[in-house]
RNA sequence: UAAUGUUAAUGGCAAACCCACUGAAAAGCGGGGACGCAAAGUUAUAGGGUCUAAGGUGCUACAGCACUACGAUAGCCUGGUUGCCGCA
Numbered sequence: 001u002a003a004u005g006u007u008a009a010u011g012g013c014a015a016a017c018c019c020a021c022u023g024a025a026a027a028g029c030g031g032g033g034a035c036g037c038a039a040a041g042u043u044a045u046a047g048g049g050u051c052u053a054a055g056g057u058g059c060u061a062c063a064g065c066a067c068u069a070c071g072a073u074a075g076c077c078u079g080g081u082u083g084c085c086g087c088a
Base pairs, nucleotide, nucleotide: 004086005085012037013036017032018031019030021028022027035075041081042080043079046078047077048076049073050072051071055068056067057066058065059064
């Protein structure tokens, strides 16, 4: 430098679930907790997917229903970008 993740070291992150808070919700955040992760670091203004539907639009039997992202997800996938250790 470009690949790679069989073993080891230093360590790191933290699903479900529980509690508190924020939010219309999805979800986020803090504490507890570990299912997993070699990028489970970062990017949602790179593309696709998925979730939600406050607001908006339409309908309505006025209870609601349908559509919609400008909301969310990087622990759904691909891409971009940065980086530890080992191995060759």